[in-house]
Context: one part of a larger RNA
RNA sequence: CUGGGGCGUAAAAGGGCGCGUAGGCGGGAUGGCAAGUCGGUCGUGAAAUCCCUCGGCUCAACUGAGGAGCGUCGAUCGAUACUGCCCGUUUCUUUGAGGAUUGCAGAGGAGACUGGGAAUUCCCGGUGUAGCGGUGAAAUGUGUAGAGAUCGGGAGGAACACCGGUGGCGAAGGCGGGUCUCUGGGCAAUUCCUGACGCUGAGGCGCGAAAGCGUGGGGAGCAAACGGGAUUAGAUACCCCGGUAGUCCACGCUGUAAACGAUGACGACUAGGUGUGGGGGGGUUCAGUCCCUUCCGUGCCGCAGCUAACGCAUUAAGUCGUCCGCCUGGGGAGUACGGCCGCAAGGUUGAAACUC
Numbered sequence: 001c002u003g004g005g006g007c008g009u010a011a012a013a014g015g016g017c018g019c020g021u022a023g024g025c026g027g028g029a030u031g032g033c034a035a036g037u038c039g040g041u042c043g044u045g046a047a048a049u050c051c052c053u054c055g056g057c058u059c060a061a062c063u064g065a066g067g068a069g070c071g072u073c074g075a076u077c078g079a080u081a082c083u084g085c086c087c088g089u090u091u092c093u094u095u096g097a098g099g100a101u102u103g104c105a106g107a108g109g110a111g112a113c114u115g116g117g118a119a120u121u122c123c124c125g126g127u128g129u130a131g132c133g134g135u136g137a138a139a140u141g142u143g144u145a146g147a148g149a150u151c152g153g154g155a156g157g158a159a160c161a162c163c164g165g166u167g168g169c170g171a172a173g174g175c176g177g178g179u180c181u182c183u184g185g186g187c188a189a190u191u192c193c194u195g196a197c198g199c200u201g202a203g204g205c206g207c208g209a210a211a212g213c214g215u216g217g218g219g220a221g222c223a224a225a226c227g228g229g230a231u232u233a234g235a236u237a238c239c240c241c242g243g244u245a246g247u248c249c250a251c252g253c254u255g256u257a258a259a260c261g262a263u264g265a266c267g268a269c270u271a272g273g274u275g276u277g278g279g280g281g282g283g284u285u286c287a288g289u290c291c292c293u294u295c296c297g298u299g300c301c302g303c304a305g306c307u308a309a310c311g312c313a314u315u316a317a318g319u320c321g322u323c324c325g326c327c328u329g330g331g332g333a334g335u336a337c338g339g340c341c342g343c344a345a346g347g348u349u350g351a352a353a354c355u356c
Stems, first nucleotide, its partner, number of pairs: 004328004008310002014324001016207004023200003027093003031086003035083002037079007044071001051067006096197001097194003100190005108183007116160001121155007131142002168175002212253006221247002226242004264323006272301012305312002329356003338349004
């Protein structure tokens, strides 16, 4: 490089997630063209080689003759099922896709306000006196300058008990007190409109937990580092007393993760049973009370099938299609070098020698 086989775990491999460019792929009916495709004819595909037949050296190798064969080949005539092209002018269609209307559920996102209550800590005051705290046991610590306990008042920061769910929303990361403003998406019903407008998506752009970084604020609790007390042979730990970054806010970086369902996106098809969230229809009821049915979501169980097994099983890891990403023995190594990105930390791309 090619071809093949693969990517839940074993056992290497699904990009953290989205938007989307090029490209690849693409619904039904009908017309035209005839590029792909198929067929006929003609031309060409030198010779040698390879294969077949016959012959020549005593055989064979070697060699002579004849035949066959050798191609994404060219020209021309034809076929039109499939693909393609013409379709901004071939015309049409509605089931894919989008829109409209009417409803519905929701911790979806951003900002502002409110503190709403509980709790921790600190401060002030009252009562009150000798301990409190902590542990396996202790000690460090703290308290007669009045602690702890208890009552009242105040300050401040962070997080939002119950509801809360096996629940909901979001593309993922993720989202939970309350109110308001702005705003994204989804679902159902109607079948009214557009008429294939679609799927995927190399590059690219954006989003992206925690930690970390820059500037400025904030700082109650917690708490890397650090100090002390214990434990221990030691104890740079586990336990205890303290405690700074940080955790919080604004703006800007960083761009990683067991970013996990360790399972890419979209579409089609393939027994069921049971729970739960949202909507519609029918029946029923005092009652959204119960039953049937249908669409969307989310769980469990389970058949066929798949799987090495575990297990998966209409939310597939079953049966298929389209497109993208990725893997190709272990170590060396996600390292070195170089490039790109970053303030840095580092990220990304990513080897080889050597070795088993």